[in-house]
RNA sequence: CUAUGCCAAAGGCACUCCGGGCGAAAGCCCGGGUCGCAAAGCCAUAGGGUCUACAGUCCUCAGCAAAGGGGGCCACGACAGCCGUGCUGCCAAA
Numbered sequence: 001c002u003a004u005g006c007c008a009a010a011g012g013c014a015c016u017c018c019g020g021g022c023g024a025a026a027g028c029c030c031g032g033g034u035c036g037c038a039a040a041g042c043c044a045u046a047g048g049g050u051c052u053a054c055a056g057u058c059c060u061c062a063g064c065a066a067a068g069g070g071g072g073c074c075a076c077g078a079c080a081g082c083c084g085u086g087c088u089g090c091c092a093a094a
Stems, first nucleotide, its partner, number of pairs: 004092002012037002017032006035081001041087002047083002049079003056073006
C1' cells in the first nucleotide's frame, strides 16, 4: 500500500416509536431514543429496484350541464438502514 474483518481499543451513526416543524403525499429537518450497522460516511449525475401522485390526462358515478366523488396512467417528487457502482475513512489477527 492492496485485499480482508476474528479478538479488541478509541470512537461514530441512529431502525421502530414519541414530541415539534415542513410537505398534497411519499418523505425530510430538529430533539428524545437506541433496533441494529465495519462504511448504517458521501453521491439519486453508474445502474437497477421500490414508494408517493399536487398538477396533468383518461374512464366512471351523478346529472341538462356544472360543482363534486371514485378509479387508471403518470415524476419533474422521494428512498443511500433495498441491491449495487464510484469516492473517502478508524483500528487490527491471519
The RNA shown here (c-di-GMP-I riboswitch aptamer) has 94 nucleotides and comes from a Bacillota bacterium. Lineage of the source: Bacteria > Bacillati > Bacillota. Model confidence (mean pLDDT): 85 of 100. The sequence was found by an Rfam model in a public genome assembly.